A computed fold for a 145-nucleotide RNA from Rubrivivax gelatinosus, annotated as FMN riboswitch aptamer (RFN element). RNAcentral holds the sequence, with entries from Rfam and Ribocentre. NCBI's taxonomy places the organism under Bacteria, Pseudomonadota, Betaproteobacteria, Burkholderiales, Rubrivivax. Of the family's consensus pairs, 100% are formed in the model.

Parts: sequence; structure tokens; C1' cells
RNA sequence: ACACGUCUUCAGGGCGGGGUGGAACUCCCCACCGGCGGUAGGCGGCUUCGGCCGCGAGCCCGCGAGCGCCCGGCGCGAGCCGGGGUCAGCAGAUCUGGUGCGAAGCCAGGGCCGACGGUCACAGUCCGGAUGAAAGAAGACGUGC
Repeated sequence: ACACGUCUUCAGGGCGGGGUGGAACUCCCCACCGGCGGUAGGCGGCUUCGGCCGCGAGCCCGCGAGCGCCCGGCGCGAGCCGGGGUCAGCAGAUCUGGUGCGAAGCCAGGGCCGACGGUCACAGUCCGGAUGAAAGAAGACGUGC
């Protein structure tokens, strides 16, 4: 250094202004936000010039919580509780121009997307499950080589 195991810690942002209305952070106009891993022609650093390291995509590939679905229990029932991710689905959204050998990732411009339940009125931004769970990140210890 690598592989495996155990454990610990960490692991999501955003409604500001105006309009209508009895009532809207939910509608309309303007605004604001972008989890994790991968990919890399951008940026920075190092270099023995081979390359290496760090950062770098909401809409390219994949993942995550939630819903749903399945299983079990309870209930006359609506439904409630517990479990399951090698469980199908919801599950999402990108074009145009430029540069260039090459653009899904660069530069410029325009566009688009966003679980469930709640609410005096329809929610990515409010409240709630959630002091939860988790993609994963970092580290400690052990074993092997």
C1' cells in the first nucleotide's frame, strides 16, 4: 500500500419584494436552492516530462431517504404497527450557439426538474414523520498478504 472484519465520528440548501383574496412563504409576476459516487478537453499545484495530486455536471451514468409494492401482526372496516432494497414502478429534468480532431461535463445564452402527509388556498423553499434513516466521507483497531 492492498483485501477483509469490527467500531467511531460526520453526512441538504432555499420565499426576499410585489399582486389577487376574507384567507396564500401553497396561486400569479419577479426572486432563491441544488445530497452522494462515477465520468472529465476546465482551473490550480507538483513532475524524473511518463505522469501524479486537489477541486470541478441538479437535468450524462448510477445511488440515497420518501411513496408505492411485497411479507407478517392487529382491526368488522377505513386503516394502523413491524419487517424487506439482487422489489417492477412513482422518479424527475437540456437545448442552442461558440471553441475544438472530438463537447454529456468547457465558455455564452435560453429552457427545464424537484417524495409523502398537513394547511382557511394548489408548497423544491412553511409545518411534520426526522433528536429518524441513509448514498457515502473521514478515521481508529484487528486479521491476512